[in-house]
Molecule: Bacterial RNase P class A
This record gives sequence, C1' cells and structure tokens, in this order.
RNA sequence: GGAGUUGGACAGACCGUCGCUGCGGGGUUCGUCCCCGGGGAGGAAAGUCCGGACUCCACAGGGCAGGACGCUGGGUAACACCCAGGGGGGGCGACCCUCGGAAAGCGCCACAGAAAGGAAACCGCCACGUCUCAAGGCGUGGUAAGGGUGAAACGGUGGGGCAAGAGCCCACCAGAUGCCACGGUGACGCGGCAUGCUCGGCAUACCCCGUUCGGAGCAAGACCAAAUAGGGAAGGCGGUCGGCCCGGCCAUGACCUUCCGGGUAGGUUGCUGGAGGGCGUGGGUAACCGCGCUCCUAGAGGAAUGACGGUCACGUGCGGCCAACGUACGACAGAACCCGGCUUACCGUUUGACUCCCGUC
Repeated sequence: GGAGUUGGACAGACCGUCGCUGCGGGGUUCGUCCCCGGGGAGGAAAGUCCGGACUCCACAGGGCAGGACGCUGGGUAACACCCAGGGGGGGCGACCCUCGGAAAGCGCCACAGAAAGGAAACCGCCACGUCUCAAGGCGUGGUAAGGGUGAAACGGUGGGGCAAGAGCCCACCAGAUGCCACGGUGACGCGGCAUGCUCGGCAUACCCCGUUCGGAGCAAGACCAAAUAGGGAAGGCGGUCGGCCCGGCCAUGACCUUCCGGGUAGGUUGCUGGAGGGCGUGGGUAACCGCGCUCCUAGAGGAAUGACGGUCACGUGCGGCCAACGUACGACAGAACCCGGCUUACCGUUUGACUCCCGUC
C1' cells in the first nucleotide's frame, strides 16, 4: 500500500419565525379560550416471530392428546436469546455455518440405471452343455474385480487364493461395536485389547427419547356515572266487606311519588421511575452479578413530535475554465401498557481488535 474478518459508537449541528401536543404556573368574558415557562420518536419505534412482567378468566389429583424446543456447562425473571466449551463442515487465515436418535419400528429416495438397501447380472469375466471346420451364436449356472447409470451402488491399497471372482484369507490404512485405562463437572478427547463387524441418505416424513407449555390480552382490567327505555322495593290511587273511619281481603294494573341496583354514552384510571441509563469499583475467561455515586429522558386517544428562512459541515447529481463557485437532493423509517431478545430494512460517518498478500528499512 492492497484485500478481508469481526465487535462498538453516531444517525447532521446551531439560530430565528410560525404551528401541533402533554405538563407546571397565571389570567379568564368560563369557551376543553388566552399568556408565560419547560418536555416532546428509533436503532430499528418495523415484522408481531419467541420469552417475561402485569391483568382478568379457568383450575382437587393423575393421565391421554397436541404444540414448542433439542451437543455440554453456565448466565437470566424467562427464552427459540447470550457467553464459554465440544463434535462435524467450509475458508490459506482472521473467522463463518451447523447440532438428540437412522445399529427401535415404519416410510420415502425424482431422472437415469439391471439393481436405491441385508439389493442387483445390462456390458464384461469364468465353467458346463449344445450348434458349428472354426470364429462365434444359443442355453444353464457362477461372479460385484472391471465398464456403464446416478446426488448416492454395500470400506481403500497391495498380496494370496480361485475356473473366474469376492474380507474368501492375510498385511497396512480408515471406520463401527464391545470392554478397559487416563484427562475433563460435562459434551468429548486420548490410548490399549477383542471382533472381518464394514451396517447408504432423509427425522423440516411419521416416529422414539428428554425438557417444557392452562386460556385471553391494555380494545387486559378497575372506578365514577347522564338522558331515554326497561327491572326491583315502599307508599298513594283502585275493587270488596261498610253509613263512615280503622282494619282485613283482592288486584298487583296502561296511573302518580320516592328510593334502589345493573348497564350504555361520557369521564377518570391502568400510563410510564424501570428486571432503567451512565460512571466507578469488586467477583467471574465471558455472558452476567454485587456494591457505591449520579441522571430522569414522550405519554397521545382519528391519535402531537411539523413547516419555512439563515449560517456551517458531509455526501451525491448537474452546470462551470472540472478551479473557485452556483444549484438540486438528503438512508431505512414514525411510539400507543412495559421490558428482554431474534429477524428484517438502511444514505453514510467514525472507531477498536485481528487475518492474508505485496513492497521498503
């Protein structure tokens, strides 16, 4: 100097004018009006994919079904997340991707191919029979060494063996299974012995094993509560007995008065100070945890967070003598109960650590 890998930070700044919306104070002609002060989107506010907090409903106990997850250890309120490690795969490397069981059962493996899994004879090789002068043909059987097909064809190399072949036998290599020893909390690693055992892939096909899971969601839920209609209670009015009153009985009615409770509109709350941020310090490889100090930073409800002007900065396009300068544009995207994650989108700026190549000293 070039090419990369992997984390972190930021997401134009300042001033002015006019608006919008909460909060505090004041005014008020009382109208959700006016004035002043101060607050007012994000790293993803997004997708709503996981996990929790909170709320209501359900719930003796046990089981089945169903869903989700899946190497090991740790972190956490919890997780499908994070950290550290292990196995496998990719990359020269920094680093990246991936993860139970296919030697329980059952199923599938396109096309091609004879055969797609305790298999298979298409070509080839070999033996025998037969036809033939012979070459060769035909038939029966053996054979997985060679060819051919395929993503994948039942260990590899060499030798022995055989009619030809074959772990059929042997040596070495690779793997599998069983046992033992050592290291590790563990996944696992490493070594020895035995057995010729050599057994394809797919579990995002059913399935098996293990862990785990009640449902709905802030339009959850709670409180206050009008008009109208309807409901309940008491009294009056009504009928009957009676000359009248008290009282009893009947009727509870299309009437009147008072009271009560439920619900609707509407209002209030839930609502933002929290598993919170920053700094320091201690523990831990780390994720993370403890302690101390410090900071407060949106809470709307058809839903505010904007527009314009100026100065400066950066990037890009256009014009320009490719100079000064002028001009235009400014990534993805907009909170709705909150929090932890994941995933996806994104103009760019900046920074830490690391890898590879080239050159020079």